Transfer RNA from Methanothermococcus sp., 78 nucleotides, folded computationally.
Its Rfam family is "tRNA". The family's RNA type in Rfam is transfer RNA.
RNA sequence: GCCCUGGUGGUGUAGCUCGGCCUAUCAUACAGGACUGUCACUCCUGUGACUCGGGUUCAAAUCCCGGCCAGGGCGCCA
Repeated sequence: GCCCUGGUGGUGUAGCUCGGCCUAUCAUACAGGACUGUCACUCCUGUGACUCGGGUUCAAAUCCCGGCCAGGGCGCCA
C1' cells in the first nucleotide's frame, strides 16, 4: 500500500441481513427503595449508549461514500 471484519450506556452485548411504536435489548456497574437485628443474597425502581462527517429517503443504529480506530490476511522493503 491492497483486501476483509468489526466499532452501540462505565464494561460486555442484542438489534443491522430485509430501514418504521427504537422514547434502542439483556447482563453487569452505579444510585435509591423493599426484605434483614446488621451485612450479604434476593426483589423493585431509576441512571446512562448507537465511532466521526456527508449522501439517499417521508423516515437511518440499520443502506451508500469517505475519514478515524481496532483486529486479521496479502504485498512491498530491489
Its mean pLDDT, the model's own confidence on a scale to 100, is 84.